[in-house]
Context: one part of a larger RNA
RNA sequence: AGUAGUUUAAGGAAUUCGGCAAAAUAGCUGGGCGUAACUUUGGGAGAUGCCCUUCUCUUUCGGGUGUUAAAGCCUGAGAGAGGCACAGCAAAAGACGUAGGGUUGACUGUUUACCAAAAACACAGGUCCGUGCAAACCCGCAAGGGGAAGUAUACGGGCUGAAACCUGCCCAGUGCUGGAAGGUUAAUUGCGAGAGUGCUAGCGUAAGUUAGCGCUUUCAAUCGAAGCCCCAGUGAACGGCAGCAGUAACUAUAACUGUUCUAAGGUAGCGAAGUUCCUUGUCACUUAAUUGGUGACGUGCAUGAACGGCUCAACAAGCCCUACACUGUCUUGAACUACUACUCG
Numbered sequence: 001a002g003u004a005g006u007u008u009a010a011g012g013a014a015u016u017c018g019g020c021a022a023a024a025u026a027g028c029u030g031g032g033c034g035u036a037a038c039u040u041u042g043g044g045a046g047a048u049g050c051c052c053u054u055c056u057c058u059u060u061c062g063g064g065u066g067u068u069a070a071a072g073c074c075u076g077a078g079a080g081a082g083g084c085a086c087a088g089c090a091a092a093a094g095a096c097g098u099a100g101g102g103u104u105g106a107c108u109g110u111u112u113a114c115c116a117a118a119a120a121c122a123c124a125g126g127u128c129c130g131u132g133c134a135a136a137c138c139c140g141c142a143a144g145g146g147g148a149a150g151u152a153u154a155c156g157g158g159c160u161g162a163a164a165c166c167u168g169c170c171c172a173g174u175g176c177u178g179g180a181a182g183g184u185u186a187a188u189u190g191c192g193a194g195a196g197u198g199c200u201a202g203c204g205u206a207a208g209u210u211a212g213c214g215c216u217u218u219c220a221a222u223c224g225a226a227g228c229c230c231c232a233g234u235g236a237a238c239g240g241c242a243g244c245a246g247u248a249a250c251u252a253u254a255a256c257u258g259u260u261c262u263a264a265g266g267u268a269g270c271g272a273a274g275u276u277c278c279u280u281g282u283c284a285c286u287u288a289a290u291u292g293g294u295g296a297c298g299u300g301c302a303u304g305a306a307c308g309g310c311u312c313a314a315c316a317a318g319c320c321c322u323a324c325a326c327u328g329u330c331u332u333g334a335a336c337u338a339c340u341a342c343u344c345g
Base pairs, nucleotide, nucleotide: 001340002339003338004337005336006335007334008333010331011330014329019326028094030052031051032050033049038043040162054083055082056081057080058079059078060077061076062075063074064073065072084088097324098323099322100321101320102319103318104316105315109121110120125160126159127158128157129156130155131154137146138145139144165309166308168241169240170239173238174237175234176233177232178231179230182229183228184227192219193218194217195216196215197214198213199212200211201210202209203208242260243259244258245257246256269303270300281297282296283295284294285293286292
């Protein structure tokens, strides 16, 4: 000096990112009394808090057994007196700190085997879409299998995530659903036209030209479904939800007016938020002092309604703040125990 422990005057979180660690609380599935706000009336709750607990003797009221009736024995609930101790769960071991406020997630549950247990996942509930059964969907080349020995109160998929109160506007774009008049459009069909070439016949001295029968090849009128264009619907589909001026009899502000653009211009709520840059915003409370916390305000850089909004009892090894108790976390060190390190052997 280290590791694991024990104790420590006075103070008591001054330590620290943070009470991390330690201390403290408790009392045999202890007993008695008593217990707030709030609440989904179940809870909260072992809330918080106060008292008791040992041994001896006396006594009261019971229960069981036993008896003719008792006594005795076992056992429960009290009352009184006394003994000892600092202390009566009398050993060991095991064995809740409490209270208040907020945030997130309703809850029990699940998860990164071996750095993350959470606010992430799941969940009951909600909603949308698909599916009429040889179902949709999934596995498989297929046969076949699952779905399901089920049948729309069923099954599959997406999103949200208890309950309460709610879920606004936009269908212009993208998607999906429906429609089918018109436009466009593949293979196909091949009107017609061109090019090359073989043979035959005619004309021509020849070059060649005309006609016919073939083969090869190019272009191509016409026919032609879905789709797309087109027309509607659809947001708990992907998504989106403005700006600039002026104006009231102090000032300020703007219910009001004008104007531009848009598919439509953010409704109810909440709000410096787990979202706020400026920012330690401003005010109030909390402190001696607070970039913290809580309650408000709203000027929301860049909130907002199932990528759900807001509220909320219960719950949480979640996260943030505060108080009491408690302490070597600290002021500030010290002593001791065990085992090491170190020196000698």